[in-house]
């Protein structure tokens, strides 16, 4: 330099055009002599920008980050 893949909550991951859910972690509470465990409630997210669309996490384009392969050089 060329090609491909992946970006969603602190972490792991669903949803693939119709207003994003779970687990875990965090906070509060119940219980317990205390801790742990268990149970209840709760906070928090679509990598950035543009486009298409009534509507975009989803489709298109341009970037950014990471991963893989190829090529060149050393």
């Nucleotide at each position: 330099g060329c090609g491909g893949g992946u970006g969603u909550a602190g972490u792991u991951u669903a949803a693939u055009g119709g207003u994003a859910g779970a687990a875990u972690a965090g906070g509060a509470g119940u219980u317990u002599u205390c801790c742990a465990a268990a149970c209840u409630c709760u906070u928090g997210g679509u990598c950035g920008g543009a486009g298409u669309u009534c509507g975009a996490u989803u489709c298109u384009c341009c970037g950014c980050a990471c991963c893989c392969g190829c090529a060149c050089a050393a």